[in-house]
This is a predicted structure of a 548-nucleotide part of an RNA (large-subunit ribosomal RNA, domain I) from an Opitutales bacterium. It matches the Rfam family "Bacterial large subunit ribosomal RNA".
Context: one part of a larger RNA
RNA sequence: AGCAACAGGUGGAUGCCUUGGCGACACCAGGCGAUGAAGGACGUGGUAAGCUGCGAAAAGCCUCGGGUAGCUGCAAACAAGCUUUGACCCGGGGAUUUCCGAAUGGGGAAACCCGGCGGCUGUAAUGGGCCGUCACUGCAGGUUGAAUAUAUAGGCCUGCCAGAGCGAACCCGGUGAAGUGAAACAUCUCAGUAACCGGAGGAAAAGAAAGCGAAUGCGAUUCCGUAAGUAGUGGCGAGCGAAAACGGACCAGCCCAAACCGUCGGGAUUUAUCCCGGCGGGGUUGUAGGACCCCAACAUAGUAUCUCAACGGUUAGGAGAACCUUUUGGAAUGAAGGGCCAGAGAGGGUGAAAGCCCCGUAACUGAAAACUUGAGAGAGCUUAGGGUGUUCCUGAGUAGCACGGGACACGUGAAACCCUGUGUGAAACUGCGCGGACCACCGCGCAAGGCUAAAUACUCGGUGUCGACCGAUAGUGAACCAGUACCGUGAGGGAAAGGUGAAAAGUACCCCCCUAGGGGAGUUAAAAGUACCUGAAACCUGUUGCUU
Numbered sequence: 001a002g003c004a005a006c007a008g009g010u011g012g013a014u015g016c017c018u019u020g021g022c023g024a025c026a027c028c029a030g031g032c033g034a035u036g037a038a039g040g041a042c043g044u045g046g047u048a049a050g051c052u053g054c055g056a057a058a059a060g061c062c063u064c065g066g067g068u069a070g071c072u073g074c075a076a077a078c079a080a081g082c083u084u085u086g087a088c089c090c091g092g093g094g095a096u097u098u099c100c101g102a103a104u105g106g107g108g109a110a111a112c113c114c115g116g117c118g119g120c121u122g123u124a125a126u127g128g129g130c131c132g133u134c135a136c137u138g139c140a141g142g143u144u145g146a147a148u149a150u151a152u153a154g155g156c157c158u159g160c161c162a163g164a165g166c167g168a169a170c171c172c173g174g175u176g177a178a179g180u181g182a183a184a185c186a187u188c189u190c191a192g193u194a195a196c197c198g199g200a201g202g203a204a205a206a207g208a209a210a211g212c213g214a215a216u217g218c219g220a221u222u223c224c225g226u227a228a229g230u231a232g233u234g235g236c237g238a239g240c241g242a243a244a245a246c247g248g249a250c251c252a253g254c255c256c257a258a259a260c261c262g263u264c265g266g267g268a269u270u271u272a273u274c275c276c277g278g279c280g281g282g283g284u285u286g287u288a289g290g291a292c293c294c295c296a297a298c299a300u301a302g303u304a305u306c307u308c309a310a311c312g313g314u315u316a317g318g319a320g321a322a323c324c325u326u327u328u329g330g331a332a333u334g335a336a337g338g339g340c341c342a343g344a345g346a347g348g349g350u351g352a353a354a355g356c357c358c359c360g361u362a363a364c365u366g367a368a369a370a371c372u373u374g375a376g377a378g379a380g381c382u383u384a385g386g387g388u389g390u391u392c393c394u395g396a397g398u399a400g401c402a403c404g405g406g407a408c409a410c411g412u413g414a415a416a417c418c419c420u421g422u423g424u425g426a427a428a429c430u431g432c433g434c435g436g437a438c439c440a441c442c443g444c445g446c447a448a449g450g451c452u453a454a455a456u457a458c459u460c461g462g463u464g465u466c467g468a469c470c471g472a473u474a475g476u477g478a479a480c481c482a483g484u485a486c487c488g489u490g491a492g493g494g495a496a497a498g499g500u501g502a503a504a505a506g507u508a509c510c511c512c513c514c515u516a517g518g519g520g521a522g523u524u525a526a527a528a529g530u531a532c533c534u535g536a537a538a539c540c541u542g543u544u545g546c547u548u
Base pairs, nucleotide, nucleotide: 001547002546003545004544005543006542007541008540009539015533016499017498020470021469022467023466024465025464026463027462028461029459030458031166032165039100040099041098042055043054044053046078047077050074051073061094062093063092064091065090066089070082071081072080105114106113107112115134116133117132118131119130120129121128136163137162138160139159140158141157142156143155144154170201171199172198173197174196175195181188185235211218212217222249223248224247225246232240233239253451254450255449256395260281261280262279263278264277265276266275267274268273286429288394289393290392291391293387294386295385301382302381303380305379306378307377308376312372313371314370315369317365318364323338324337325336326335327334339356340355341345347359348358349357400424401423402422403421404420405419406418410436431446432445433444434443435442486493487492506532509520510519511518512517
């Protein structure tokens, strides 16, 4: 030195465990904010560094309920206290709520600096202190008022519980890539995706046919299935990819503009009226409808708006059956014996494995206060027929067309339909649009105004339940004081780290001794001894044997 065995050290695998995650389902909630949010800074405790709570009224104050013997958070200890005159704790309502932050009196390198006005206070006086108020925009009203005569712009004043910022996804709109695929690449694809911006709601969007498309037709929208990877489209490559019909979910329809009538204001005027604007009535559609005129009629039905509101629900809870002995053991929930409950044998805890020890569980029950649901009631509102077709009305820089684009499954194609940047530019019911170039015939519909629940999408958050989900290199990045430590100028990146024991009973006392550490003694079932469950391997040491 090697090999082997044994005994140790180191190390932290493995096993077991779970306070934390992950996923799903059901229900709730779907917002918070100038009455100052989200998020922070700084304070706040008898002693107080951190976390948590709270805000100079500061681990809290008041009140109304619940609840019952203890309490002064995590978190020990000491001190000092509170509490059956009901504390602590749980829930409803209220008060307080520094400073920063949309941050809003002005400024600013966030948590700081400096003001105006009014009131109060203080000083002999000045300085000072306290309370309130003072941003901008929008909207409404008033007033004033240029170039410029009427005017308008602008200025000023008043009022507003208006807006502003934050928030996970879902939704609508605007702007809009590239890696990639096409085995290269340019049309194409990825994809109208990602990203950015604007806006809204609990859903949003869409929506009551100028529809569908060929049926003996259907009859708002949305979503699912199917039609169908079909018809198509496509350097006819890669790819992209419908619709009707059918089966379901859910069902709901309405209001204006105009004609006409009335009224108010302004303007014009030949004083007859006309025009414009506001308001009220009227009216709302395609088998055309309405106005106007005529006839008849005063009933019926509905409601998505407002108010009240029964019963429920949510935010604390209450009550809740039934077991002992022996035995092993440190400990009984084990074993043995004999019982009992069960609308409760879900689950968790207890010194091992408990229906009957504890918490619970089933069935039952509960609210002073706040919020919520909304059966029902009331109010308001809406709602009717027929005829004549002479006159009037039925959404204009619109439809259409041309050019350039976009969007339609559809890449310009034979390319309709839809949207529109530029230009042009109708008709008026004997009218107009559409049925995939276009024309005819035949059908379908009525654009250029608006509203509309449900079926649908999502989950930051709350409650409950569950898992052939994970079990500390897993599961969230984070089971632990983690978006922390640390890194980076910054945007940003981003860890490691769980387990004594049933109970601290956490080793009194003695010895070696500067401590550390150790030897006794003691605790414990066991040292499991706070470097603590188990304690593998690599690696290191010692002893013995063999070999060289």